[in-house]
Context: one part of a larger RNA
RNA sequence: CUUUGGCUAAGGAACUCGGCAAAAUAGCCCCGUAACUUCGGAAUAAGGGGUGCCCACAUUAGGUGAAAGUCCUGCGACUGGAGCUGAAGUGGGUCACAGCAAAGAGGCGGUGACGACUGUUUACCAAAAACACAGGGCUCUGCAAAGGCGUAAGCCGACGUAUAGGGCCUGACACCUGCCCGGUGCCGGACGGUUAAAGGGAAUUGUUAUCCUGGCUUGCCAGGAGAAGCUCUGAACUGAAGCCCCGGUAAACGGCGGCCGUAACUAUAACGGUCCUAAGGUAGCGAAAUUCCUUGUCGGGUAAGUUCCGACCUGCAUUAAUGGUGUAACGAUUGCCGCGCUGUCUCGGCCAAAGACUCA
Numbered sequence: 001c002u003u004u005g006g007c008u009a010a011g012g013a014a015c016u017c018g019g020c021a022a023a024a025u026a027g028c029c030c031c032g033u034a035a036c037u038u039c040g041g042a043a044u045a046a047g048g049g050g051u052g053c054c055c056a057c058a059u060u061a062g063g064u065g066a067a068a069g070u071c072c073u074g075c076g077a078c079u080g081g082a083g084c085u086g087a088a089g090u091g092g093g094u095c096a097c098a099g100c101a102a103a104g105a106g107g108c109g110g111u112g113a114c115g116a117c118u119g120u121u122u123a124c125c126a127a128a129a130a131c132a133c134a135g136g137g138c139u140c141u142g143c144a145a146a147g148g149c150g151u152a153a154g155c156c157g158a159c160g161u162a163u164a165g166g167g168c169c170u171g172a173c174a175c176c177u178g179c180c181c182g183g184u185g186c187c188g189g190a191c192g193g194u195u196a197a198a199g200g201g202a203a204u205u206g207u208u209a210u211c212c213u214g215g216c217u218u219g220c221c222a223g224g225a226g227a228a229g230c231u232c233u234g235a236a237c238u239g240a241a242g243c244c245c246c247g248g249u250a251a252a253c254g255g256c257g258g259c260c261g262u263a264a265c266u267a268u269a270a271c272g273g274u275c276c277u278a279a280g281g282u283a284g285c286g287a288a289a290u291u292c293c294u295u296g297u298c299g300g301g302u303a304a305g306u307u308c309c310g311a312c313c314u315g316c317a318u319u320a321a322u323g324g325u326g327u328a329a330c331g332a333u334u335g336c337c338g339c340g341c342u343g344u345c346u347c348g349g350c351c352a353a354a355g356a357c358u359c360a
Base pairs, nucleotide, nucleotide: 001355002354003353004352005351006350007349008348010346011345014344019341027051028050029049030048031047036041038172052094053093054092055091056090057089062085063084064083068079069078070077071076095099107339108338109337110336111335112334113333114331115330119131120130135170136169137168138167139166140165141164147156148155149154173326174325175324176323178256179255180254183253184252185249186248187247188246189245192244193243194242198238199237203233206230207229210225211224212223213222214221215220257275258274259273260272261271284318285315296312297311298310299309300308
């Protein structure tokens, strides 16, 4: 020097990102206990006092309940109180620095944020404000259910049946949840438009029995027309869903404006004008887990406060189940403040053990 412990004058968070670590608190009994609250809690709130041993009250209160007796015949009842056991309290005394004498065993309070809560999670860097949750809503599903697994058989759903089951969102509770259906999605509709296979077959291609013309070595060749059949293509027309179209639907995905002017100080604009939109953000909350400018401004707390709390509103870029705003209780969550306490620090020091180091 390192690690792990013990002690430390005066001060007591001045340390530090931050009281990290350490210290402190601690059992039991008694007294006492605020705001707030969902009346359950908060609460061991907070804050105090007591605590060993001996004696007396004291043959203590209480518990157990023998012998014996009475009634009686049942391993019965009553009386009875021996013996054993035995708190708590009051008074007095006594020793020590110290009596839950060691060990083990809450530090406390105030005020915000987030999440209601108990739970769950990244096995091995994250335990949380993330997930879940009871509760709320929308939607699908009438049973051979919807949905899912499987090529299938079959199985789950469910030996359930809409007070059931699946999907999605929200997340106790309280007060609430505004406007927009133009886009996208979903649901419904069906006149018309578009439209596949298929039907349909106007027309068309090839082939040629035959006929015509020409050549002509009379049986062939060349050219033309061309029935039936077969064959190639194939228009009109008919033709579902879907899409277009017409409606509905936002606790479906989502969205929720700009410019100019105006009041008898100034400032501001209840008011007016104008453009655009499907509709222009309502109630709330707001420099916020969201605020760029920004350490906004004012107030509080400090001697001094980029954090914190309360306000203001100019919301760069809040906002209502992607829930909004509150909220008692709860939290190894997170911010700020205070009391207690301390070697965290001023600022070090001493001691112990084990290492390191030297020698063997």

Large-subunit ribosomal RNA, domain IV from a Candidatus Dadabacteria bacterium, 360 nucleotides, folded computationally. The organism belongs to Candidatus Dadabacteria, within Bacteria. Rfam family: Bacterial large subunit ribosomal RNA. The sequence was found in a public genome assembly.